Bacterial large signal recognition particle RNA from a Dehalococcoidia bacterium, 266 nucleotides, folded computationally. The prediction has a mean pLDDT of 78. It was read from a public genome assembly, where an Rfam model found it. Its Rfam family is "Bacterial large signal recognition particle RNA". Rfam's curators write: The signal recognition particle (SRP) is a universally conserved ribonucleoprotein involved in the co-translational targeting of proteins to membranes. By type it is a non-coding RNA gene.
[in-house]
RNA sequence: UCGUGCUAGGCGGGGAGUUAGCGGUGCCCUGUACCCGCAAUCCGCUACAGCGGGGCGUAAUCCCCUUCCAGAGGCUCAAUGUGAUAGACCCCUGUGUCGGUAUUGGGGUGUUGACGACCGGGUCCCACGCGGCAUAGACUUGUGAACCCCGCCAGGUCCGGAAGGAAGCAACGGUAAAUGAGAUCCUAUGGGUGCCGUGGGAGUGCCUGGUUUGAGUUCCGGUUUUGAUACACGUCUAUUACACUUAGUCGAAGAAGGGUGCACGG
Numbered sequence: 001u002c003g004u005g006c007u008a009g010g011c012g013g014g015g016a017g018u019u020a021g022c023g024g025u026g027c028c029c030u031g032u033a034c035c036c037g038c039a040a041u042c043c044g045c046u047a048c049a050g051c052g053g054g055g056c057g058u059a060a061u062c063c064c065c066u067u068c069c070a071g072a073g074g075c076u077c078a079a080u081g082u083g084a085u086a087g088a089c090c091c092c093u094g095u096g097u098c099g100g101u102a103u104u105g106g107g108g109u110g111u112u113g114a115c116g117a118c119c120g121g122g123u124c125c126c127a128c129g130c131g132g133c134a135u136a137g138a139c140u141u142g143u144g145a146a147c148c149c150c151g152c153c154a155g156g157u158c159c160g161g162a163a164g165g166a167a168g169c170a171a172c173g174g175u176a177a178a179u180g181a182g183a184u185c186c187u188a189u190g191g192g193u194g195c196c197g198u199g200g201g202a203g204u205g206c207c208u209g210g211u212u213u214g215a216g217u218u219c220c221g222g223u224u225u226u227g228a229u230a231c232a233c234g235u236c237u238a239u240u241a242c243a244c245u246u247a248g249u250c251g252a253a254g255a256a257g258g259g260u261g262c263a264c265g266g
Stems, first nucleotide, its partner, number of pairs: 001266006010056002012030004020046005034054005063259006073250004078245001080243010093232008102223008116212008124201006130194002133190005139182005149174003157166003
């Protein structure tokens, strides 16, 4: 150095998550790199870190190490933007509503006195008074008790020898309860009573009278400015998703270099 045979290693890797840690099943990325059983309420191990069984195939383009990489993909921090959800606020911006100042267009009104100021009265509440209405009573008058009211008692009855006396119905007269009428006077009570009076109170509003002042005042709309208030096409905050950028971390595939058995024979 060549040939033949055998053996080790090898027969995917990575990320997140889980785990004391390692690996696996499961999820994701890369990509094609044996099979069977176990396994997320997990399965099996112990820093030499899956367990059990079977198979392929080779000492190198296939194994191991180092380096490179313009780095598939994942995870984390920070910044910015957008969206969704839930709130807060009115500083900015904007939109409404209600007012104030100024100005303007139109209308009403005003020297037969605007606005304002002052004084008074009424309307309102309470009390008292007067009047009126209603009811009741009193008062006047009439009717009104067979008997259980009064007076007087014909007739009749009773007592008595007589004289005389007694009770007493009807009638008559009067009265009680009750009831009819009543011009006027009186008393009590009441009110959704009164162009009424007196006093006190209240006083936002409305009506009205007087004094003073001396020219505007008021309604609707526009503009300006300002105050209050509500809202969001406004501002801010929180959570979350996505996009992009920075930083960090893990990292496959790929490339380069180096290293690494045994036996026999030429």